[in-house]
RNA sequence: GGGGCAGACUAGGUGGUCGCUUUUGACCCUUGACAUCUAAGAUGUCAAGGGUCAAGGGAGGAAAGUCCGAGCUCCAUAGGGCAGAGUGGUCGCUAACGGCGACUGUCCGCUUUAGGCGGAUAAGGAAAGUGCCACAGAAAAUAUACCGCCCCGAGCUUGUCGAGGGGUAAGGGUGAAAAGGUGGUGUAAGAGACCACCAGAAGCUCUGGUGACAGGGCUUGCUUGGUAAACCCCACUCGGAGAAAGAUCAAAUAGGGACCGAUGUGGUUGCCCGCCGCGAUCGCUUAUAAAUGCGUAAGGUCCGGGUUUGAUCGCUUGAUCCUGAUGGCAACAUCAGGACCAGAGAGAUGAUCACCAUCCCUAAGGGGAACAGAACUCGGCUUAUUGUCUGCCCCUUCA
Numbered sequence: 001g002g003g004g005c006a007g008a009c010u011a012g013g014u015g016g017u018c019g020c021u022u023u024u025g026a027c028c029c030u031u032g033a034c035a036u037c038u039a040a041g042a043u044g045u046c047a048a049g050g051g052u053c054a055a056g057g058g059a060g061g062a063a064a065g066u067c068c069g070a071g072c073u074c075c076a077u078a079g080g081g082c083a084g085a086g087u088g089g090u091c092g093c094u095a096a097c098g099g100c101g102a103c104u105g106u107c108c109g110c111u112u113u114a115g116g117c118g119g120a121u122a123a124g125g126a127a128a129g130u131g132c133c134a135c136a137g138a139a140a141a142u143a144u145a146c147c148g149c150c151c152c153g154a155g156c157u158u159g160u161c162g163a164g165g166g167g168u169a170a171g172g173g174u175g176a177a178a179a180g181g182u183g184g185u186g187u188a189a190g191a192g193a194c195c196a197c198c199a200g201a202a203g204c205u206c207u208g209g210u211g212a213c214a215g216g217g218c219u220u221g222c223u224u225g226g227u228a229a230a231c232c233c234c235a236c237u238c239g240g241a242g243a244a245a246g247a248u249c250a251a252a253u254a255g256g257g258a259c260c261g262a263u264g265u266g267g268u269u270g271c272c273c274g275c276c277g278c279g280a281u282c283g284c285u286u287a288u289a290a291a292u293g294c295g296u297a298a299g300g301u302c303c304g305g306g307u308u309u310g311a312u313c314g315c316u317u318g319a320u321c322c323u324g325a326u327g328g329c330a331a332c333a334u335c336a337g338g339a340c341c342a343g344a345g346a347g348a349u350g351a352u353c354a355c356c357a358u359c360c361c362u363a364a365g366g367g368g369a370a371c372a373g374a375a376c377u378c379g380g381c382u383u384a385u386u387g388u389c390u391g392c393c394c395c396u397u398c399a
Base pairs, nucleotide, nucleotide: 001395002394003393004392005391006390007389008388009387012356013355014354015353016352017351018350020058021057022056023055024054025053026052027051028050029049030048031047032046033045034044035043036042037041060371064382065381067380068379069378070377071376072242073241074240075239079273080272081271082270084238085237086236087235088234089103090102091101092100093099104123105121106120107119108118109117110116111115124233125232129231130230131227132226133225146172147171148168149167150166151165152164155161156159180198181197182196183195184194185193199223200222201220202219203218204217205216206215207214208213246313247312248311249310250309256303257302258301259300260299264278265277266276267275282295283294284293320339321338322337323336324335325334326333327332358369359368360367361366
């Protein structure tokens, strides 16, 4: 000097001219409704539209993605179960979350190697079960004998030969991984077979910690994989839909046919049970009743037809923001004071001039300046990106 990763802040400032939109207040005009007076008409209130003046506001850190979580609205069932989905170390924060903070375990890097600093983490269960571990290797999980070591040994050419049988898992080989490690006793040769020490595991227990967990003691030869971002098991959580959700008011409009249907029918947009609403203890046939059959009720399905227009609300005072104090390692919480900070509706939030600031290009004049636009709101995550600063790493050059 250049580049990369992580984190914090930022996303130009000041002044003027013209324009768009919205809030509040005053005044004026038009239309509609209501009330009062009344001959016509006038006055008042409310609403909508238009205009003038005054005082204010107006697109982000991601407004993007629609990936999570909620607030809110509707569905009587927001009851239970199944399916399905999500999360997964501990403790806190939060309305909640798959988020945030701190800590623990495991792994990695640096270092001053007691320790500390930084980074990653999808970190419950392999003794409930199933599956997989290529190739190599004798054998990949109650998985073995290829080479080897030891014993017996037919036979024969009598030798350190030897078919065959038995024992072995210590040595060697293969592999990512092959029945704990080192040293000994013992054995025909070996082996936790036994012993000492070590490591792991299990049981009991002590200390510290809210806890995950850390450190210590005693006992026991108990010591034969890995993999669950494979299926699965365990624990916890989850009703559905979605602002074109929905609510209110005004206006307009036709009403037909077929089918299911009485152990009926409908109800949240997975299924079942329960529950709730409606219909009905219907009618005809039969001596009566039942069964069967036919019809019908409520409710529903399909086909055809009519209307399908407008206005207001939802719509911005919020789990909001700023400052300070207290508590807490922190995330945050409580208290006090202060602030109001877009509400469009085919969709506004702009154009231009001057000066200044930062960065880039140029010898200079001068030129250029990222990602990108609110649509019910909020807390997160993820992605895109200008500039400044801090920490770490890499490359190059010079001293």
Bacterial RNase P class A from a Candidatus Omnitrophota bacterium, 399 nucleotides, folded computationally. It is recorded under the gene name rnpB. The coordinates come from a structure-prediction model, not an experiment, and the mean pLDDT is 77. RNAcentral holds the sequence, with entries from ENA. Of the family's consensus pairs, 97% are formed in the model. It matches the Rfam family "Bacterial RNase P class A". It is annotated as a ribozyme.